[in-house]
Molecule: transfer RNA
Organism: Patiria miniata
This record gives sequence, structure tokens and C1' cells, in this order.
RNA sequence: GGCCGGAUAGCUCAGUUGGUAGAGCACCGGAAUGGUGAUCCGGAAGUCGCAGGUUCAAGUCCCUCUCCAGUCA
Repeated sequence: GGCCGGAUAGCUCAGUUGGUAGAGCACCGGAAUGGUGAUCCGGAAGUCGCAGGUUCAAGUCCCUCUCCAGUCA
């Protein structure tokens, strides 16, 4: 340098044909317990890597760049 995959909550990851973003763990509060853990209930946490484009509407499609991993030379 070429090709391919990936970047979404603190972490690990989903997200269907484009219809307005979720789970588990962790965290916070409560219930329960003599108390802790486990368990149960509830809650918070995201301008979806950056910047543009298409569209009524973009995590999803197109393009530039950045970063990570793989592969070829």
C1' cells in the first nucleotide's frame, strides 16, 4: 500500500426490509435478612468513533477521515 471485519450505556454485546435504541454484568435506591452475600422490585446512565450527503425519517444507505483486529504483498 491492497482487501475484509469492527467502533452502540462503565464493561461485554444485540439491534430484522431505514420508522426514531435494548439486554446481561456493574452502579444507585428499595423490599427481604439479626447482618452481609444471593434473591426480588424499581431507577439512572447513549448527540450509536469524527465530519458531510441521500431521505418525511439514518445505529442501519453513500462518502471522507481516525482508531482496533485479521489477511495479502